[in-house]
Formats: sequence, structure tokens, C1' cells
RNA sequence: CCAGAUUAUCGGCUGAUGACGUGCUCAUUAACAGUACGAGGAAAGUCCGGGCAGUACAGGACAAUGGCAGUUGCUAACGGCAACCGGGGGCGACCCUAGGGAAAGUGCCACAGAAACGACACCGCCAACUCCCUAAAGGAGUUGGUAAGGGUGAAACGAGUGGGGUAAGAGCCCACAGUCCGUUACGGUGACGUAACAGAGAGGUAAACCCUGCCUACUGCAAGGAGAUAUGUCGCAUAUGGGUAGUUCCGUCCGCGGCGCAUCAUUUAACCGCUCGAAUCCGGGGGCGACCCCAGAUCUAGAUAGAUAAUCAGCUAAAACAGAACCCGGCUUACGGAUAGUCUGGCUAC
RNA sequence: GCCCCGGUAGCUCAGCUGGAUAGAGCAGAGGACUUCUAAGCCUAAGGUCGCAGGUUCGAAUCCUGCCCGGGGUACCA
Repeated sequence: CCAGAUUAUCGGCUGAUGACGUGCUCAUUAACAGUACGAGGAAAGUCCGGGCAGUACAGGACAAUGGCAGUUGCUAACGGCAACCGGGGGCGACCCUAGGGAAAGUGCCACAGAAACGACACCGCCAACUCCCUAAAGGAGUUGGUAAGGGUGAAACGAGUGGGGUAAGAGCCCACAGUCCGUUACGGUGACGUAACAGAGAGGUAAACCCUGCCUACUGCAAGGAGAUAUGUCGCAUAUGGGUAGUUCCGUCCGCGGCGCAUCAUUUAACCGCUCGAAUCCGGGGGCGACCCCAGAUCUAGAUAGAUAAUCAGCUAAAACAGAACCCGGCUUACGGAUAGUCUGGCUAC
Repeated sequence: GCCCCGGUAGCUCAGCUGGAUAGAGCAGAGGACUUCUAAGCCUAAGGUCGCAGGUUCGAAUCCUGCCCGGGGUACCA
């Protein structure tokens, strides 16, 4: 210098002008005035986990439903994160990994192919018998043996090479190499690794049913709470309109008006929940790390039609994705550009 | 805010559970019929199965993550 790998940070700044939301000051309240603060790394998707609230539940266990799946740890918890193990990719830095069980059971494996999983005989090889044939050789047929070879397929019975063996063949037998299960020893907290011994021949698929282990109540701030006025219900007294199969009275029913408040029912973003919290920043310590501990400092939106925007000047250019709505921890996705650190491979020069 | 459903041809839908040829009706095109047209008849064309990745021999279908569209939902005076 070129090509890469990886980690972290920033996410416009400064000044001026007049506006917006909330709190505070003055104040009975409002307005005015002054003053302080005023969106994000993802506030997003609403995909997981918790706090909080209501309902259910004496407590425990099991089941159902749903979810998770190497090991050890971190954490309030998690399907998240860290480190490691196994597998895969890359020359490398490094990256990816839904990674329990198919030697419990069931299902499925199209087309092609003889056969698609308790195997099978199409071609080929071999043997016997029958026929053709003077005989041999050869040919045709039937029966049987054979999975080493051909052919089909994603996959062919599932251990490769060489030798022995056989009528022909075959882990049928042997040697070497390899796979898997088990036991023992050593190392490791563990997943697991290495070695020795003994044994085995087992297709694939569980992001098919299923089995094993672990977790798991439901609803969600439009949860929920409190409650003025009003309305309904109720009670009281009084007056009165209408109905009660002719009229009147009594009784009774319906309706309007009045009073009482019983607090019985319900209720608005006018109120609480609402933002001090597993908080933020800085320093020290422990740990490989996720993270934890200690000390100090700080208060940093809280609306309910919903506040952050505009103009001008300068910074080389000022531009990306995008706007809180109960709150946190993660994941995923979107994102113009800028900066810093560490590392790998190659080339050149000294 | 919370919850649910859907996306397959120009339009309306099936196929997905249970994997192996992507289909039906309508519309549009061509042909034949008819004096001409309509209806009916024949023919072919038309598909990134919303996108990307994964599992598998094989994905519209199974799994994961996104994108788009639609619907429902509190109390009430």
C1' cells in the first nucleotide's frame, strides 16, 4: 500500500428570533411574566421474559395445553447473554450451528427400478434336469444357488482394500484401516477428549406422530382504584291525570311533579395509577467473560386530539432510519455518514 | 394500546392439515359456426404461490424472521 476479519462509539453542533408541552415562583384560579427541563439507538415490530394490577386457587402431587432442548455459568426471569464441548466452512484473522432420542413403537420414502427397508433375482455368474445336436462346444427352457459386478435412483441392506475360500459367490474367514455401543484407566466441575480391552453390524426422516427431561394458572394500564354532579332504584308525605268490561266511593296499577338522602347500581383522561427505577454517570475492586460488589454524584418527558418545529448565519456537506403513551431486561428488523481500537493474508522498500 | 385473520393467473377462489403434475370458474386472445352479432363449441397463452433464510432427495405446503392488507376490542351520561 492492497484485500479482509472483528469490536466499540457518535447519530449533527454553535449563536440569534419569535412560538409549543410540563413543573416551579407570584397567586384563590386562569392569563401574563420569569425560570428549569423537554424522545431513540432503535422510541419500531409487538417476537420472548419479568415487574405491577384484577380474577381463580388452603397446601402438595399428577394430568392436559403450549413451549424449550450440548455443558457449565450469568440473571429478577428468559426461547436472552458469556465461556467452553461436538459438528461444518475459510490459507488465515474468524464465522455458522433448532446440537436430546431413529440398536422403544407407528407412519412416510414420488418417478425410475426386479426390489424402497421383518429385502429382492431384471441382466450377469454357477449347478442340476429336459429338448435341439452324431459327440464335444454351443443354444433354448425349467428348477435351484448367489448380493461380488451391471443397470435405476437422493438413497439398494449399509465396513473399505488385499488375500483366502467356493460350483459360483458373500465379513463366510483372515490381515490392515475405519464406524458404533459398552467397560476400565487417565485428564476435565461438566459436555467431552485420549488410551486399552471386549463386542456389534444398526438406511434416511422426529422443523412426521411419538418417547425422555425441564418449564408452564387466565387476563392485561382500554389492568385497576377513588369519586362530585346527574340518572336509575329505594323511602316519605301530599296533590292530581289515566286505567280497573254502566256510574260513584274504597282499594289497586301506571304516569308527572315535590322532599329525603339510604349510599344500593353505574360513570367521563376533571383525578390517582404515571414515572425514583432490577435508574443514569463517574471512580475503585473481583471474574477469561456474561456479570457482580463497594464508594460518590445526579434527577433526566409524562401528555389525553396528544408538546421538540420553523427561519437566518457559521461549521467543506447538514442529509440516514425514524417520534415516548404503565415501566424494565432482551431478540429481530430499518439506518446516509463519521471516528477509534485489535487482528489476519499478500505485495513492495529498508 | 391489546388481540385475531389473510396474501396462489387480470378478478374470485381450491390445493396446505396428510410434501413429489400448480388447478377451477370468470375475464382477455385466436379459431370454427352465423348474412352479422350474442350464447354455446374448440384451442393455446397467462403464476418469482407476498419476501428472505433453513429442514428435506424434494417445499405453495413444514420451521424461523420480515413485508403488506383486513377485522375485532373498554366504559359511557

Two RNAs folded together computationally: RNase P RNA and transfer RNA, 427 nucleotides in total. Model confidence (mean pLDDT): 75 of 100. Rfam match: Bacterial RNase P class A. Rfam describes the family as follows. Ribonuclease P (RNase P) is a ubiquitous endoribonuclease, found in archaea, bacteria and eukarya as well as chloroplasts and mitochondria.